[in-house]
RNA sequence: CUACAAUGCCGGGCUAUCGCCUGUAUCCACUGAGAUAUUGGAGGAAAGUCCGGACAGCACAGAGCAGCGCACUACCUAACGGGUAGGCUCCGGGCAACUGGAGACAGAAAGUGCCACAGAAAAUAACCGCCUGCAAUUGCAGGUAAGGGUGAAAAUGUAGUGUAAGAGACUACAGUGCGGCCGGGUGACCGGUUGCAGGGGUAAACCUUGCGUGCUGAAAUGCCAAAUAAGCAUGCGCUUGAGGAUAGCUCGUCCGAUGCAUGUGGGUUGGCAGCGAGAGGCAGCGUGCGAGCGUUGUCCCAGAUAAAUGAUAGCCCAUUCCGCAUCACUGCGGGAGGACAGAAUCCGGCUUACAGGCAUUGUGGUUUU
RNA sequence: GGUCGGAUGGCCGAGUGGCUAGGCACAGCUCUGCAAAAGCUGCUACAGCGGUUCGAAUCCGCUUUCGACCU
Numbered sequence: 001c002u003a004c005a006a007u008g009c010c011g012g013g014c015u016a017u018c019g020c021c022u023g024u025a026u027c028c029a030c031u032g033a034g035a036u037a038u039u040g041g042a043g044g045a046a047a048g049u050c051c052g053g054a055c056a057g058c059a060c061a062g063a064g065c066a067g068c069g070c071a072c073u074a075c076c077u078a079a080c081g082g083g084u085a086g087g088c089u090c091c092g093g094g095c096a097a098c099u100g101g102a103g104a105c106a107g108a109a110a111g112u113g114c115c116a117c118a119g120a121a122a123a124u125a126a127c128c129g130c131c132u133g134c135a136a137u138u139g140c141a142g143g144u145a146a147g148g149g150u151g152a153a154a155a156u157g158u159a160g161u162g163u164a165a166g167a168g169a170c171u172a173c174a175g176u177g178c179g180g181c182c183g184g185g186u187g188a189c190c191g192g193u194u195g196c197a198g199g200g201g202u203a204a205a206c207c208u209u210g211c212g213u214g215c216u217g218a219a220a221u222g223c224c225a226a227a228u229a230a231g232c233a234u235g236c237g238c239u240u241g242a243g244g245a246u247a248g249c250u251c252g253u254c255c256g257a258u259g260c261a262u263g264u265g266g267g268u269u270g271g272c273a274g275c276g277a278g279a280g281g282c283a284g285c286g287u288g289c290g291a292g293c294g295u296u297g298u299c300c301c302a303g304a305u306a307a308a309u310g311a312u313a314g315c316c317c318a319u320u321c322c323g324c325a326u327c328a329c330u331g332c333g334g335g336a337g338g339a340c341a342g343a344a345u346c347c348g349g350c351u352u353a354c355a356g357g358c359a360u361u362g363u364g365g366u367u368u369u
Numbered sequence: 370g371g372u373c374g375g376a377u378g379g380c381c382g383a384g385u386g387g388c389u390a391g392g393c394a395c396a397g398c399u400c401u402g403c404a405a406a407a408g409c410u411g412c413u414a415c416a417g418c419g420g421u422u423c424g425a426a427u428c429c430g431c432u433u434u435c436g437a438c439c440u
Base pairs, nucleotide, nucleotide: 001365002364003363004362005361006360007359008358009357010356012316013315014314015313016312017311018310020041021040023038024037025036026035027034043340047351048350050349051348052347053346054345055217056216057215058214062251063250064249065248067213068212069211070210071209072086073085074084075083076082087105088103089102090101091100092099093098106208107207111206112205113202114201115200127148128147129144130143131142132141133140134139156174157173158172159171160170161169176197177196178195179194180193181192182191183190184189221273222272223271224270231264232263233262234261235260236259243255244254245253280299281298282297283296284295285294286293287292317338319336320335321334322333323332324331325330370439371438372437373436374435375434376433379393380392381391387423395411396410397409398408399407416432417431418430419429420428
């Protein structure tokens, strides 16, 4: 210098004219969707609707079961399946030191399942092989599980003693599981020492343990105006209780009588609130490894309802191509061209899409010193 | 804006951890004077990408796409 990968940030700006919407002020006025002036006016994902909440409703939203979610440790946060820092395990590079990445990380000594095919056998082990005996051929009987084969996985591993041949049968050093003691650490864990025991895998299999969890969803919900037929049919019931109380079941409690349920039919498709002052933005200081926290000052930065935030022109900026000038830096002129994409209650995360540019880290290549 | 459900050969449609059924269509053969019918044989598929597991149509996550409901 260049290519790839990971992470983070930006992702157009200014002026003029006309146009649109909210707020404010003034004027007119038949209270109008009027006129004038002026502040302000889409995103990092506004997207998918995958999570968590704020908020609203259900009489109190009660208790339990079931269901659902999470799972190493500590901390952050309103909360989360999110984030920060560590621990352990695994994968890649490297002789090592080290460095990058992944983890949906509780439990297999509570229990029940499953491990197809291949293979002798997937736990009640013998195909080849090895050893012993009988045969004299391709065999029979016994022993063996160290070697080979099958498979994702085959009775913990290496070395030795021993044996007919072997084998934790025995010895030494390791390693796995369950414990005891000592030291370090808030903790997960780490280091040392010692006792007992040996088929393994699988819980994004059923399950067990611990923690958490009521449900529904702005088209929620509340208010006003107007209009009509609680009309018709059926069933049950009237305090000895029908039915109902916002996913399911049980219990409790409460409401309930010209009542309730089912079916059918009619009226209202209007307006206002909810609707943006916040778990808010920006800047400084302090504090913490960090995510963050505290404090001081300052600002108000969209509210539409068939859905506003736009169009034109010029200049600048980022990218690219061509030509000219210059030792180089760089300058001038011309052309193309700026991605993904539009709020609809709001906020914090996750996931996905994205032309181009910048920064950090890692890996490889090339050149120079 | 919100709440739910699906995707398997050309079409329909079973299967829910260990070999993707079946039917219609299509192609070839037999039979027939030629066809139809019938019989036999065959081709073709788990929406896509990751993960768990020895192994995934099936279990988990994301993406794409097709439908339903809420005034």